[in-house]
Context: one part of a larger RNA
């Protein structure tokens, strides 16, 4: 000096991003115990006394009262809560990144929409056979999505998607075969050294090509459908003082954003503006509302209990810190 420990005068977080870390606290008995609530709970709430042995008296034989009191060994892995007040997220017990994230992330119980009628839908590389689904059967299974619970869950089908429809439009293989193109027995014409040759138009059959015509689904199209993927304005004026705008007007739209909540885990400007707490606070809690850019199952607002979450404050209580210091052990480091 460096690990582990142990005490430490005043002071009591002044350290520090943060009370990290450590002190506190802790058993049993008996007294007491608030707001809130879903009436189970919060609650071990908070806060409080009391606890051993010897002795004397009193005693309902369980205790009660007083007075006294010098100390020591031990066992175990481990020696047994800190507490109150407010917010935020999640309803809760679970579970998750085996080796940096335990959480506000999955998961739930419950809602809600779809499919599925049994050879079920779905799944298993899934074309057969077969297996799970299920020895189940719609109060069942299977997919999505939301998250217990109370109060809700607005307006929009113009776009995407799903669903349901068919008159018309488009449309593939495939069906159908018309035309047309090659070949060429032949015929015609020409040159010919009579052997051929050179053109022309060409039947049958063979081959290429393949028009009209027909041809299903989707699509185009006709409805509905938002707990379906989405979406839910703008400008101009306006009331007897200023403001401010209940109204009016006008462009545009599918339709313009309702209830609620709101500088929010979402507010850029922003340390917004008032209240609070503090001597003092970018943080916190209550409000305003001028939502950059909130909003209703990518749920919206509550919500008692619950959290090794998160965010303030307070009481205790402390070597975190004013500021250090002394000791124990094991290490560094010299020498052997």
């Nucleotide at each position: 000096c460096u690990c582990u420990c142990g005490u430490u005068a005043a002071g009591g977080a002044a350290u520090u991003c943060g009370g990290c870390a450590a002190a506190a606290u802790u058993g049993c008995u008996c007294c007491g115990u608030a707001a809130c609530u879903u009436c189970g709970g919060g609650a071990a709430a908070a806060g409080g006394a009391g606890c051993g042995c010897c002795c004397a008296c009193c005693c309902u034989c369980g205790g009660g009262u007083g007075g006294g009191c010098c100390a020591c060994a031990g066992c175990a892995a481990a020696g047994a809560g800190g507490c109150c007040c407010g917010g935020g997220c999640g309803a809760c017990u679970g579970u998750u990144u085996a080796c940096u994230a335990a959480a506000a992330a999955c998961a739930c119980a419950a809602g809600u929409c779809u499919g599925u009628g049994c050879u079920a839908a779905g799944a298993c590389c899934a074309a057969a056979a077969g297996u799970c689904g299920a020895c189940g059967u719609a109060u069942a299974c299977a997919g999505a999505c939301u998250g217990a619970c109370g109060c809700g869950u607005g307006c929009u089908c113009g776009a995407u998607g799903c669903c349901a429809g068919a008159a018309a439009g488009u449309u593939a293989a495939g069906g159908g075969a018309a035309u047309g193109g090659g070949u060429u027995a032949g015929u015609c014409c020409g040159c010919u050294u009579c052997g051929g040759u050179g053109g022309a138009c060409g039947a049958a059959g063979c081959u290429c090509u393949g028009a009209a015509c027909u041809g299903a689904a989707g699509c185009u199209c006709u409805g509905g459908u938002g707990a379906a993927u989405g979406g839910c304005g703008g400008c101009u004026c306006u009331a007897a003082c200023u403001a401010u705008g209940a109204g009016a007007g006008u462009c545009c739209u599918a339709a313009g954003g309702u209830a609620g909540c709101g500088a929010a885990g979402u507010u850029c400007c922003u340390u917004g503006u008032c209240g609070g707490g503090u001597a003092a606070u970018u943080u916190c809690c209550g409000a305003c509302g001028u939502g950059c850019a909130u909003g209703a199952a990518a749920c919206g607002c509550g919500u008692a209990a619950c959290g090794a979450c998160u965010u303030g404050g307070g009481c205790a209580c402390u070597g975190u810190c004013u500021c250090a210091a002394c000791g124990a052990g094991a290490g560094a480091c010299u020498c052997g």